């Protein structure tokens, strides 16, 4: 100096100018929406996306089921040792392979427990048998092709060992609570007597008494009609009727849910090869439910293309660009996308002292 290999970080930086959206604190407990439950409104003060907030691919936290425990089934992990809340991550070694190397990759338990599988070639492909040769004697050798041939290999087939997982999952769950319709309970809306009928129960076998439907009279309502205050006629009056209540869901709200937490940011001549742990100082750090986190304008910065200076570093001016992408109950991993830009440790190759 090149090429390469691994580990980090960064993801424009300020100012004004109108907004969005959470929080606290302040005051009349006012105003306004709403049946209610609750939500809105004023000033002030402050918070407000990410390394992947992306997938939803693994492990947990939390919740509901189940009094609670074990088992099969089923799924999932697989050298070995250790971290952690857990893991299929991680992190240190061991073997195998790749790399010249720094490094990288592993789908590395088990084929003396059973199955089951191997294209062409070959006489024969999983189970001993065939062939030749040879021995008292399946007693020894050997068999062209084939990956693999008279013994083995595949476990990324099944299957067996060992470990792990109950099941759903925040649209989970609680809690407040309309209208409707339904359900349950009730209040009223016509009562009386007489005949029959069915059905239940008691009988002293004569009949009694309950319910539930019919039929006839006669009296009250309500209506319609027709005549002068009363009377004739027709229809209706237990029905998808009315009163008041309970009780379960549903729309609506509110809580989980914005966190004293597996929590950030710091220190430590702690421990530990590390992962991580410990032990100390400081912070409180988004948060909706159509779902804020943004627009504009100015100035620096940076990459880029022209334009002009200069011998070159470079300076000027103009114009354009600034990825990937966007939290939705929370974490801790993997995994994939990401313009560019910095750093810090190893290789390997030229050169030069």
């Nucleotide at each position: 100096g090149a090429a390469g290999u691994u580990c980090g970080c960064c993801a424009g930086a300020c100012c004004g100018c109108c907004g969005c959206u959470g929080g606290u604190g302040c005051a009349a407990u006012c105003u306004g929406g709403g049946a209610a439950a609750c939500c809105a409104g004023g000033c002030a003060c402050u918070g407000g996306a990410g390394g992947a907030a992306c997938g939803u691919c693994c492990g947990g936290a939390c919740u509901g089921c189940g009094c609670a425990g074990g088992a099969c089934a089923g799924c999932g992990u697989a050298g070995g040792a250790g971290g952690u809340a857990a893991u299929a991550c991680c992190u240190c070694u061991c073997c195998a392979c790749c790399g010249u190397g720094a490094g990288g990759u592993g789908a590395g338990g088990a084929u003396c427990a059973g199955a089951g599988c191997a294209a062409c070639a070959g006489a024969g492909a999983c189970g001993a048998g065939c062939c030749g040769a040879u021995u008292g004697a399946g007693u020894u050798c050997g068999g062209g092709u084939g990956a693999a041939a008279c013994g083995g290999g595949c476990a990324a087939u099944c299957u067996c060992u060992a470990c792990g997982c109950g099941c759903a999952g925040c649209a989970a769950u609680a809690c407040c609570a309309a209208g409707u319709a339904g359900g349950c309970c009730u209040u009223c809306c016509u009562g009386a007597a007489g005949g029959g009928a069915u059905g239940c129960g008691g009988u002293u076998c004569g009949c009694c008494g309950c319910a539930u439907g019919c039929c006839u009279u006669c009296u009250c309502c309500c209506u319609g009609u027709g005549g002068u205050u009363c009377c004739g006629c027709g229809g209706g009056g237990u029905g998808a009727g009315u009163u008041g209540g309970c009780g379960g869901g549903u729309a609506g709200g509110u809580a989980g849910c914005a966190c004293c937490g597996a929590g950030c940011c710091g220190g430590g001549u702690g421990g530990g090869c590390g992962a991580c742990c410990c032990c100390u100082g400081g912070c409180c750090c988004a948060g909706a439910g159509u779902a804020a986190u943004g627009g504009c304008g100015g100035u620096c910065a940076c990459g880029c293309a022209g334009c002009g200076g200069g011998u070159a570093a470079c300076c000027g001016c103009u114009g354009u660009g600034c990825a990937c992408a966007g939290a939705a109950u929370c974490c801790g991993g993997c995994u994939u996308a990401u313009c560019g830009g910095c750093g810090g440790g190893c290789u390997u190759c030229a050169c030069a002292c």